[in-house]
Context: one part of a larger RNA
RNA sequence: CACCGCCCGUCACACCAGCCGAGUGGGGGGCACUCGAAGGCCGCGCAAGCGGACGAAGGUGCCCUUCGCGAGGGGGGUGAAGUCGUAACAAGGUAGCCGUACCGGAAGGUGCGGCUGGAUCACCUCCUU
Repeated sequence: CACCGCCCGUCACACCAGCCGAGUGGGGGGCACUCGAAGGCCGCGCAAGCGGACGAAGGUGCCCUUCGCGAGGGGGGUGAAGUCGUAACAAGGUAGCCGUACCGGAAGGUGCGGCUGGAUCACCUCCUU
């Protein structure tokens, strides 16, 4: 400060973090296929050498993981003050709230069901003096 109060949502502006996102750039790993150096090994050979399996790197394809960039999209948070209304708080001027459906610039409205954490008046029952 105490109804000239409090307060809700849309919208506008600014900033912040994160989400989705066609795609895009990199790191790590796996599998398949391909190619296959050095090298030792095996076979043949008197030898020179020839053949073979293994074999690093490379190539192609697919997959997993991770880090970045990303038009655009949707909400969230904060902010002195701004726009539109006034939903809630006193029966807040249609009591409010919960669930649900539909509808609406927005708060919200309406229907159905539920709750009292509803004011007021009257009546009934019970308790106390």
Background
A computed fold for a 129-nucleotide part of an RNA from Candidatus Fraserbacteria bacterium RBG_16_55_9, annotated as small-subunit ribosomal RNA, 3' minor domain. It matches the Rfam family "Bacterial small subunit ribosomal RNA". Its mean pLDDT, the model's own confidence on a scale to 100, is 82. The organism belongs to Candidatus Fraseribacteriota, within Bacteria.